Model confidence (mean pLDDT): 80 of 100. A computed fold for a 78-nucleotide RNA from a Victivallales bacterium, annotated as transfer RNA. The sequence was found in a public genome assembly. It matches the Rfam family "tRNA". Gene Ontology term of the family: triplet codon-amino acid adaptor activity.

RNA sequence: CGGGGUAUAGCGCAGUCUGGCUAGCGCAUUUGGUUUGGGACCAAAGGGUCGCAGGUUCGAAUCCUGCUACCCCGACCA
Numbered sequence: 001c002g003g004g005g006u007a008u009a010g011c012g013c014a015g016u017c018u019g020g021c022u023a024g025c026g027c028a029u030u031u032g033g034u035u036u037g038g039g040a041c042c043a044a045a046g047g048g049u050c051g052c053a054g055g056u057u058c059g060a061a062u063c064c065u066g067c068u069a070c071c072c073c074g075a076c077c078a
Base pairs, nucleotide, nucleotide: 001074002073003072004071005070006069007068010027011026012025013024020058029045030044031043032042033041034040051067052066053065054064055063
């Protein structure tokens, strides 16, 4: 330098292809309940600029363009 992949809640991920109800799941956290207590189980709750910016659209996590970070492969130099 070229090609490909990834970026979504504290952590790990799905959803993207084929745009459409209020953005979800597990773990974790908080509260309550059962229990003598720990643990465990049950119920509820909080937590998101969907990497950044712009565009298309009635409507964008999803489509288009540019950029950033990380990972893989290749090329180049030695």